[in-house]
Context: one part of a larger RNA
RNA sequence: ACCUACGAGUUACCGUCACCGGCAAGGUUAAGGCGUUCAUCGCCGUAUCCGUAGUGAAAGCGAGCCUGAACAGGGCGACAUAGUCAGUGGUGGUAGACGCGAAACCAAGUGAUCUACACUUGGCCAGGAUGAAGUCCCGGUAACACGGGAUGGAGGUCCGCACCGAUAAGCGUUGAAAAGCUUCCGGAUGAGCCGAGUGUAGGAGUGAAAGGCCAAUCAAACUUGGAGAUAGCUCGUACUCCCCGAAAGGCAUUUAGGUGCCGCGUGUGGCGAUCCGCAUGAGAGGUAGAGCGACCGAUAGGUCGAGAGGGCUUCACCGCCUAUCGAGACCUGACGAACUCCGAAUGCUCAUGCGCCGCAGCCAUGCAGUAAGGGGGCGGGUGCUAAGGUCCGUCCCCGAGAGGAGAAGAAUCCAGACCGUCAUCUAAGGUCCCAGAGUUCUGCCUGAGUUAGUCUAACGAAGUUCGGUCCCUAUGACAGCCAGGAUGUUGGCUUGGAAGCAGCCAUUCAUUCAAAGAGUGCGUAACAGCUCACUGGUCGAGGGACUGUGCAUGGAUAAUAAUCGGGUAUUAAGGUAGACACCGAAGGUGCGGGAUAGUAAAUAAUAAAAGUAUCGGUAGGGGAGCAUUCCAUAUGCGCUGAAUGGUACGGGUGACUGUUCCUGGAGCGUAUGGAAAAGCAAAUGUAGGU
Numbered sequence: 001a002c003c004u005a006c007g008a009g010u011u012a013c014c015g016u017c018a019c020c021g022g023c024a025a026g027g028u029u030a031a032g033g034c035g036u037u038c039a040u041c042g043c044c045g046u047a048u049c050c051g052u053a054g055u056g057a058a059a060g061c062g063a064g065c066c067u068g069a070a071c072a073g074g075g076c077g078a079c080a081u082a083g084u085c086a087g088u089g090g091u092g093g094u095a096g097a098c099g100c101g102a103a104a105c106c107a108a109g110u111g112a113u114c115u116a117c118a119c120u121u122g123g124c125c126a127g128g129a130u131g132a133a134g135u136c137c138c139g140g141u142a143a144c145a146c147g148g149g150a151u152g153g154a155g156g157u158c159c160g161c162a163c164c165g166a167u168a169a170g171c172g173u174u175g176a177a178a179a180g181c182u183u184c185c186g187g188a189u190g191a192g193c194c195g196a197g198u199g200u201a202g203g204a205g206u207g208a209a210a211g212g213c214c215a216a217u218c219a220a221a222c223u224u225g226g227a228g229a230u231a232g233c234u235c236g237u238a239c240u241c242c243c244c245g246a247a248a249g250g251c252a253u254u255u256a257g258g259u260g261c262c263g264c265g266u267g268u269g270g271c272g273a274u275c276c277g278c279a280u281g282a283g284a285g286g287u288a289g290a291g292c293g294a295c296c297g298a299u300a301g302g303u304c305g306a307g308a309g310g311g312c313u314u315c316a317c318c319g320c321c322u323a324u325c326g327a328g329a330c331c332u333g334a335c336g337a338a339c340u341c342c343g344a345a346u347g348c349u350c351a352u353g354c355g356c357c358g359c360a361g362c363c364a365u366g367c368a369g370u371a372a373g374g375g376g377g378c379g380g381g382u383g384c385u386a387a388g389g390u391c392c393g394u395c396c397c398c399g400a401g402a403g404g405a406g407a408a409g410a411a412u413c414c415a416g417a418c419c420g421u422c423a424u425c426u427a428a429g430g431u432c433c434c435a436g437a438g439u440u441c442u443g444c445c446u447g448a449g450u451u452a453g454u455c456u457a458a459c460g461a462a463g464u465u466c467g468g469u470c471c472c473u474a475u476g477a478c479a480g481c482c483a484g485g486a487u488g489u490u491g492g493c494u495u496g497g498a499a500g501c502a503g504c505c506a507u508u509c510a511u512u513c514a515a516a517g518a519g520u521g522c523g524u525a526a527c528a529g530c531u532c533a534c535u536g537g538u539c540g541a542g543g544g545a546c547u548g549u550g551c552a553u554g555g556a557u558a559a560u561a562a563u564c565g566g567g568u569a570u571u572a573a574g575g576u577a578g579a580c581a582c583c584g585a586a587g588g589u590g591c592g593g594g595a596u597a598g599u600a601a602a603u604a605a606u607a608a609a610a611g612u613a614u615c616g617g618u619a620g621g622g623g624a625g626c627a628u629u630c631c632a633u634a635u636g637c638g639c640u641g642a643a644u645g646g647u648a649c650g651g652g653u654g655a656c657u658g659u660u661c662c663u664g665g666a667g668c669g670u671a672u673g674g675a676a677a678a679g680c681a682a683a684u685g686u687a688g689g690u
Stems, first nucleotide, its partner, number of pairs: 001690006011095009021085003026050002032044004036039001054061002064076004098236002101233001105226006116200009125190001127159003130155001134151006163187003168183004202218001205213002239625006249262005263370002265367007276355008289342001290340002296336002300332005307325002309322004373398010403414003418593004423589003429583003432567003438580001440579006451569001459554002463551002466548007480538005486511003491505003517532001521530002594615004626679001628676010645662002648659004
């Protein structure tokens, strides 16, 4: 992992609602008793309980009572009916209460054969080294002291086996081993190691102290019991079909992953057009926008400028000036969620009319689930006008939605799947090939594989298309080529030099000219030289400047050759503007079938048929069924072959079920009711097998 078997809303009592039945202003017995055919029986038993009257805290009063001074007002009632006892089902409560699951808490016991410490009694420690005290001899001293040499054999002394330990690394890690192996390593006469016997026990022991050890278990052992502890938590919770179908919001909460009430779903009963859409009319309002010579606040430039400061003058007054500040006024410009002289569109409320008849709306009641939401568009807050961010409003979708498109894809586009169909039309999106359908048609653009085929800026460029304005041009433009491009003069100054061309100055003048700057660049030490402006000739038709616009270009940087989904594509299979076809979905339609719910007519009622609409669906609500075991009643089958297993062929929307043949060898159905240990794929489910 698979297979088989087992495996989770039960039972009792008390409420409540629905249905079904008995009796009914009443209903009903409990314990117990009697009888008998001894049973899920019959008959007694009216204690009790509920209802028939309420109200008040109560005494109490009573169709009224209470409050109150009240004959007021107010509160709860009456003026009328419906209850009650059983059963079944839904659900709540109390019980283990759908099943499995803690870590823990308490009680009573069992453990020191492991290990910790202690006591008693025993045992063990190769070999080598060092050489304390003491003693002896010699020297030495007045005598000691002291020195030397021997002897001696001390020590939590040294090296190192056994023994005890465990520093480092490697191996081992479903091991040879639930702690080992190899090599290195520490102690090894000591606070040493070991045997046997004995003692200390669970909030206790023992501990050279690590929360260590106390039988592979220790921040409180193990066993049994309380015990099915509790678990707002996780997981699991078993057959089918049909109808409807949510929520992830508000308020509150020792509350935030729980719960209560409301909201949203569903079943039942009632009301009966109330809901919804559009149009018209009437309203409330201060958003978007706009405005601010209408307030509050903020605000750029300019003009005028009270007043203040500074300077001058003066005994003082008067006065003059200003690189300063500046109320206020005017001109121009412009801002605000918490500004408003203004002010929409939508939305909201009410009324009327029309449409609409949807399991729409409202009321009561049974049963819920939800209360972690998410993405997208629009309007906003926050953030960086960051986020697949976060917080609101509003609509859509996913959630709970399949199908087509988007290469692929929860929520983007199209479109809401009852079933069948080898029919047909379309949507989005597409039509060269992969791959269904145009190598379709009419124009223009692009030359970059730009692009189709992610998004892309400032800035740059005689790319190119189509425009606009202006200028030159057959009295010859523009470009090229030929020629000229001079003189005063090397202008003046400066300077070593400065001659058009280092720099400074300016009446940058004047002359000759077709034209030629006191000079546009290169160049020289300075000159020289080359060139330009400008002019003539040649040539012979457009040229130039600015600006707008479409497409293209550089800017342009990431890891497979690595991608447009791929191949590939250039008057396109790219871009743009059009046209006509076609393809394309579970959409529409045709044909056939099913289910659900209303409906007019018909009918005594019901049913059938017809037509209409509907039939995606998680949580969840409701309805109808299938299968298993047993019981009762009725009725059947079976050794001429029951159950079971297998094959083949059928029926039913489905759970399921029928028949033939084989297997098997003794029990098993059907109908109507009843009762449940009543359905498995999941629970790291339990047991067995493979």
This is a predicted structure of a 690-nucleotide part of an RNA (large-subunit ribosomal RNA, domain II) from a Bacteroidaceae bacterium.
Model confidence (mean pLDDT): 82 of 100.
Its Rfam family is "Bacterial large subunit ribosomal RNA".